[in-house]
RNA sequence: UCCCGGGUCGACUAAGGGCAAGUCCUUGGUUUUUGGUACCAAAGAUGGGGGUUCGAAUCCUCCCCCGGGAG
Numbered sequence: 001u002c003c004c005g006g007g008u009c010g011a012c013u014a015a016g017g018g019c020a021a022g023u024c025c026u027u028g029g030u031u032u033u034u035g036g037u038a039c040c041a042a043a044g045a046u047g048g049g050g051g052u053u054c055g056a057a058u059c060c061u062c063c064c065c066c067g068g069g070a071g
Base pairs, nucleotide, nucleotide: 001070002069003068004067005066006065007064010024011023012022013021018054026042027041028040029039030038047063048062049061050060051059
C1' cells in the first nucleotide's frame, strides 16, 4: 500500500429498513438481626462526517480504530 471481517449501555450478546432487546455489573426498594440469596424498579449504548429513504444500528460513500491475509 491492497484485500477481507468487525466497531451497539461499564462487560458480553441480540435487533431480516419501522419505539434499540436480553444477561451480568452498578444504584434504589422489599425480604433478612447483618451479609448473602430471592423478588421489584431505575440508570446506562449504535465509532465520526455525508448521502439514499416518509423512516437507517441496518443500505451507499469517506475517514478513524481493532483483527486477519497479501505484497